[in-house]
RNA sequence: AGAGUUUGAUCCUGGCUCAGGAUGAACGCUAGCUACAGGCUUAACACAUGCAAGUCGAGGGGCAGCGAGAAGAAAGCUUGCUUUCUUUGUCGGCGACCGGCGCACGGGUGAGUAACGCGUAUCCAACCUUCCCCUUAGUAGAGAAUAGCCCGGCGAAAGUCGAAUUAAUACUCUAUGUUGUUCGUUGCGAGCAUUCAAGAUGAACCAAAGGUUUACCGCUAAGGGAUGGGGAUGCGUCUGAUUAGGUUGUUGGCGGGGUAACGGCCCACCAAGCCCGCGAUCAGUAGGGGUUCUGAGAGGAAGGUCCCCCACAUUGGAACUGAGACACGGUCCAAACUCCUACGGGAGGCAGCAGUGAGGAAUAUUGGUCAAUGGACGGAAGUCUGAACCAGCCAAGUAGCGUGCAGGAUGACGGCCCUAUGGGUUGUAAACUGCUUUUGUACGGGAAUAAAGUGCGGGACGUGUCCCGUUUUGUAUGUACCGUAAGAAUAAGGACCGGCUAAUUCCGUGCCAGCAGCCGCGGUAAUACGGAAGGUCCGGGCGUUAUCCGGAUUUAUUGGGUUUAAAGGGAGCGCAGGCUGGAGAUUAAGCGUGACGUGAAAUGCCGCGGCUCAACCGUGGAAGUGCGUCGCGAACUGGUUUCCUUGAGUGUAUUCGACGUCAGCGGAAUUCGUGGUGUAGCGGUGAAAUGCUUAGAUAUCACGAAGAACUCCGAUUGCGAAGGCAGCUGGCGAGGCUAUAACUGACGCUAAAGCUCGAAGGUGCGGGUAUCGAACAGGAUUAGAUACCCUGGUAGUCCGCACGGUAAACGAUGGAUGCCCGCUGUAUGCGAUAUAGUGUAUGCGGCCAAGCGAAAGCGUUAAGCAUCCCACCUGGGGAGUACGCCGGCAACGGUGGAACUCAAAGGAAUUGACGGGGGCCCGCACAAGCGGAGGAACAUGUGGUUUAAUUCGAUGAUACGCGAGGAACCUUACCCGGGCUCGAACGGCAAGUGAAGAGAGACAGAGAUGUUGACGUCCUUCGGGACACUUGUCGAGGUGCUGCAUGGUUGUCGUCAGCUCGUGCCGUGAGGUGUCGGCUCAAGUGCCAUAACGAGCGCAACCCCUGCUUCCAGUUACCAGCACGUAAAGGUGGGGACUCUGGAGGGACUGCCACCGCAAGGUGAGAGGAAGGGGAGGAUGACGUCAAAUCAGCACGGCCCUUACGUCCGGGGCGACACACGUGUUACAAUGGCGGCCACAGAGGGAAGCUACCCUGCGAGGGGAUGCGGAUCUCGAAAAGCCGUCUCAGUUCGGAUCGGAGUCUGCAACUCGACUCCGUGAAGCUGGAUUCGCUAGUAAUCGCGCAUCAGCCAUGGCGCGGUGAGUACGUUCCCGGGCCUUGUACACACCGCCCGUCAAGCCAUGGAAGCCGGGGGCGCCUGAAGUUCGUGACCGCGAGGAGCGACCUAGGGCGAACCUGGUAACUGGGGCUAAGUCGUAACAAGGUAGCCGUACCGGAAGGUGUGGCUGGAACACCUCCUU
Repeated sequence: AGAGUUUGAUCCUGGCUCAGGAUGAACGCUAGCUACAGGCUUAACACAUGCAAGUCGAGGGGCAGCGAGAAGAAAGCUUGCUUUCUUUGUCGGCGACCGGCGCACGGGUGAGUAACGCGUAUCCAACCUUCCCCUUAGUAGAGAAUAGCCCGGCGAAAGUCGAAUUAAUACUCUAUGUUGUUCGUUGCGAGCAUUCAAGAUGAACCAAAGGUUUACCGCUAAGGGAUGGGGAUGCGUCUGAUUAGGUUGUUGGCGGGGUAACGGCCCACCAAGCCCGCGAUCAGUAGGGGUUCUGAGAGGAAGGUCCCCCACAUUGGAACUGAGACACGGUCCAAACUCCUACGGGAGGCAGCAGUGAGGAAUAUUGGUCAAUGGACGGAAGUCUGAACCAGCCAAGUAGCGUGCAGGAUGACGGCCCUAUGGGUUGUAAACUGCUUUUGUACGGGAAUAAAGUGCGGGACGUGUCCCGUUUUGUAUGUACCGUAAGAAUAAGGACCGGCUAAUUCCGUGCCAGCAGCCGCGGUAAUACGGAAGGUCCGGGCGUUAUCCGGAUUUAUUGGGUUUAAAGGGAGCGCAGGCUGGAGAUUAAGCGUGACGUGAAAUGCCGCGGCUCAACCGUGGAAGUGCGUCGCGAACUGGUUUCCUUGAGUGUAUUCGACGUCAGCGGAAUUCGUGGUGUAGCGGUGAAAUGCUUAGAUAUCACGAAGAACUCCGAUUGCGAAGGCAGCUGGCGAGGCUAUAACUGACGCUAAAGCUCGAAGGUGCGGGUAUCGAACAGGAUUAGAUACCCUGGUAGUCCGCACGGUAAACGAUGGAUGCCCGCUGUAUGCGAUAUAGUGUAUGCGGCCAAGCGAAAGCGUUAAGCAUCCCACCUGGGGAGUACGCCGGCAACGGUGGAACUCAAAGGAAUUGACGGGGGCCCGCACAAGCGGAGGAACAUGUGGUUUAAUUCGAUGAUACGCGAGGAACCUUACCCGGGCUCGAACGGCAAGUGAAGAGAGACAGAGAUGUUGACGUCCUUCGGGACACUUGUCGAGGUGCUGCAUGGUUGUCGUCAGCUCGUGCCGUGAGGUGUCGGCUCAAGUGCCAUAACGAGCGCAACCCCUGCUUCCAGUUACCAGCACGUAAAGGUGGGGACUCUGGAGGGACUGCCACCGCAAGGUGAGAGGAAGGGGAGGAUGACGUCAAAUCAGCACGGCCCUUACGUCCGGGGCGACACACGUGUUACAAUGGCGGCCACAGAGGGAAGCUACCCUGCGAGGGGAUGCGGAUCUCGAAAAGCCGUCUCAGUUCGGAUCGGAGUCUGCAACUCGACUCCGUGAAGCUGGAUUCGCUAGUAAUCGCGCAUCAGCCAUGGCGCGGUGAGUACGUUCCCGGGCCUUGUACACACCGCCCGUCAAGCCAUGGAAGCCGGGGGCGCCUGAAGUUCGUGACCGCGAGGAGCGACCUAGGGCGAACCUGGUAACUGGGGCUAAGUCGUAACAAGGUAGCCGUACCGGAAGGUGUGGCUGGAACACCUCCUU
């Protein structure tokens, strides 16, 4: 210090989440020791039991119990002892009692309290203070009671009553008595003041207690001090305005009462005040501070332990005593609860220490000691002390220590992993060797804490202190610590390993089980689940959960924003408030500085020191940013005052305008009415219909009526604060600018609340109503059409008065002031001039520098640089909703949440893709044509169905005569049945047997196979070897799965013209530029231009074939000339001319000409040429797309089977058949069928082959025979053609189907072959919607060959030649593609995204008849205890008291309201959810541009009307800008 997460990627905005620290914690796993600190956060819930406050006999009467003494008696009896009994307060002491002091401290808790409660500062001249210290004075006399004890009564008890008697440091009276108190007079002086006052003086009033024993402790009055308290004030101290008014003793005064004291604290009277937007009142929450945690700090959060203060003691009230309480372990009353009871009555208060129950995730022992520290009492010893000090329990925190150290490689065994004969890792880790002994165990020694105090003795000063000696006091504790001994011996885990975040592999699982802080993992190869191995982090702990701060500059004072991301109020006026021009003087409140006081201690920081170290503790310092007081300063802010003119205002003089309001006037158009002319339609639409019209419409002319709006001018022109404002004229009113510089002299800016204005729509009342026109009606469209379109049409649109108060009320940009380069246009003034050019001011616009901005963009009219004031924002949804309040006639407006839910929502820009956006261009894409398919029969493939099996794959284009270039067996993968298990093949090793020989032959069997078994006998160094078989073993085998794990190959876009890179430049960046633009091309082909310059893969060319030609060569091809020769024939000699064959060259390049063009290039029945602008055809397929196809061609990872999912064999199936589709063949006939005649190809094949020729059969074929591994022989006949015939028919068309007879191949033609002959002779007469191919040697048509192959289901595929057309105006449209541009809410990319109702489930929430609580006030009634007051005939000598009454009050009862919860039939919307239903609203011009306000309507999104906005595309015109 940051990181993850919105996107295909980017920048920004913005939320969510993480890494850190902390805790009085809890939970999970684990756990050796020590020190220090900590330990009911919940029920201020209820409590059994014990303890927590007593002490003093030196205050007192006494004497129950204990001890001692004395006296008496008795017993034992050593006459003095022991024991027992009785008496005796004589002594030590002492239960209970009177009395004194204490019990108001210490200890606990945080319920209440938003308060002078707390903190801080100040004040009390308005106060008190036991004990303690100092000072002064005093302590005289007398009396009456009472408790206890004793006697008696009542009661279960608690307790209580009566009688008698008695003491005191208890109580009372008298005396003395001030410097005390009160009052009067005077009064130095003090104070802001009411007043206070030293001193003087007068009057009145109030004291006392003794004790032990000789020296002290006490007592009384008064003053001072100290300590502790009481009171007052300034400032600070949580949230809510959906709490805006509150208050009647309330605010003040006079006079009293009361108090320690001030005060409405209380009372009588008088006045009507007091608090409040600087937040009263009310509601909610809460003890406050020192401090603690976090943070760089500013802050934020917290208030446990320790310290200070406050409050409380079961709940509420009250007083008494006392110095002090309205009292935790006191009293009285009321209430609730618990307990005892003899039912009549009583008792109690752990928020003291332990402990129990309950609650809870959760928090300890019914321990020891007063040794120390402290407290109460006491003269003291001492007693008491759950304060305190110790110990116990708990990883609940912090700190320290340990669980060993060194060596040790063949890198052991085992585990795990891998590319597996081998390696890696665990890992120097272990084993093993040496060493050490903290801790633990055992044994032994052994503190400090006791400074001090007590008792005794002594001494010094001198009379209560000090010193010395001695004695005694230790809970913790035989603890800390020290020493010795043995022995590695007694001691390691937890979490994590996808990214953030350090650390990875295997197995299992298969969207299951599960994980998860966020993003997200898991659907068969999971580094994310579970286990293992290894690793990482921390370590006596580690993780999880909860909470706080941080990160979060994500509430922004430090330190944020508001054009488009959330956010500028619709606009103005203006009170308060905030801010405010220049100069002088003064003041000193703010401000600065110095000093002083305070800011407790502890804590935190720094220095030093003590526990072995540390934590911890001691000590000192600084700090404590604060508050107060007193000085000093005067720049700035403020106050006061005197001036100034530039801000502001006024005046004067021009001027400008659709500025407002009132009134009058005008023409055109529209509709209607009347009349004329006139006749059949009009109107309307994409096309129609509804509608109007022969009762005369529409059209046209004339006249009239009405209402509304103002054409042209007209312009990003003008005016206004905004909304808004447009015919002309007038009245009234307002405003701006300019010029001038006469007047005032800061009079200013902003503006919460408040007031006013405020489009359209809407509302009320009254008018008006021509047009248009929500709703509504009808007609269309449509699947539907509550819409778009059409015909009508009511509110409304208009006017007056009133209400309402909202809009995309927008520049999505608050107002004011100042400053900061320029260019240009325009409106209106003023100046100068010459008419043009020009200066200046105020407006309205455009483009740019700097700067700003996330970017788009803004840019003197800022979104720049600054100041002031106001308003507003803080993730999306829920929601501008609910509730409450305010306003409104209503509609509704203003204000304005929460629960719940998501991890995003969003802005700008980028690249794509897409558009029922635009521009340009291409293609048999359309069009123009030719021929087909779709109808029939058959062939073939597919789907479906069937089946034991009908093996598998391919499925829009890009599957379907496809894999298959050939399923009778085989193939074959499928089914049934029968066999085999080292297996059908091959290799290694071992053992055995044997030459090898596929073991001749025979038998069984469907066969595989089994049994039997003739013949045969290798080489040798005699060890054995080669080969074969059998057995065992190690490697087999699988057309089983996954093409979504893969390689390779292939299809398609597409032979489309594209796809990229380097460097440079631009941009924050994604990215752009280059590759865009103009022209051109088949082409990103080229040229020009150019922040680009170059390059690569593609294009083209290079390759093959074909077309012309030259040269070379010449057999099996050829034959002109020469010769021979045949029935004929290059048949023969020969030839190298020709054809041809096959090698090497040439040729074509817009080269030439003309025209167009800058060029590239284009055009031309041009020339020449065999060929002309790429001559024709082929091969060649960029980056990539479709998780496209193929694990069954092959290869290959993983998974699966192993007497079977392997393998062999026989048979069957892949050939099934209601049906549907694709691709073909043959046809439907005369451009034809049939018969006859007769030429001309090319390219191929041939030895288990092609076969001439001959014979034979109608034929398929058969029997002979010859040539040829081929320019030689052969397949081999080419067919369309020509001639004749048939004459439009289901035919002399068509040939399916079926019957019969055969041929051939083959082990075998039943399922299931082809062919031949004879016979039979089906559908079909040119094919619906729709659809396919083709642009020249092409389509169409005709035949021929080949592969596979025994044969063939071939009509298929691949080739070959013969004959040989028609058409293309053209690019509007359909389809596909390319480039540029535009919009986008798409990026799985339009087969996208996405809205609302309805249905289902779940969740939270609003309303609601009611029901059930809680809270604080108010009114009425009642009213305990108690203070005070009154009374007091009773008691008392008296003081006084009982009793009675009054006021007040806790509590109780009743009542009307209010606030706040819970629950509820039913009901409203909202959110979430797997693949539900209906539509298609939005995003592209989203198919009617969208959105805002408003009104009406509709299942729903929504539609329509009206006004507004651009946050609308495209086109045209105008305008503006650039060139």